[in-house]
RNA sequence: GCCAAUUUAGCUCAGUUGGUAGAGCAACGCACUUGUAAUGCGUAGGUCACCCGUUCAAAUCGGGUAAUUGGCUCCA
Numbered sequence: 001g002c003c004a005a006u007u008u009a010g011c012u013c014a015g016u017u018g019g020u021a022g023a024g025c026a027a028c029g030c031a032c033u034u035g036u037a038a039u040g041c042g043u044a045g046g047u048c049a050c051c052c053g054u055u056c057a058a059a060u061c062g063g064g065u066a067a068u069u070g071g072c073u074c075c076a
Stems, first nucleotide, its partner, number of pairs: 001072007010025004019056001027043005049065005
């Protein structure tokens, strides 16, 4: 330098054919307990990496940028 994949909650990840963004763990509150843990119920937490475009409507489609990972090539 070229190619491909990935980027979504604090962490690990879903999200189908474009149509209200979700789960588990973690956090917080309540119940239970003498107390803690465990368990049960609930709450909060998101510019869907960034920019532009297409569309009535974009996490999802197109273009560009960035980061991470893998492969290939050249030079030293």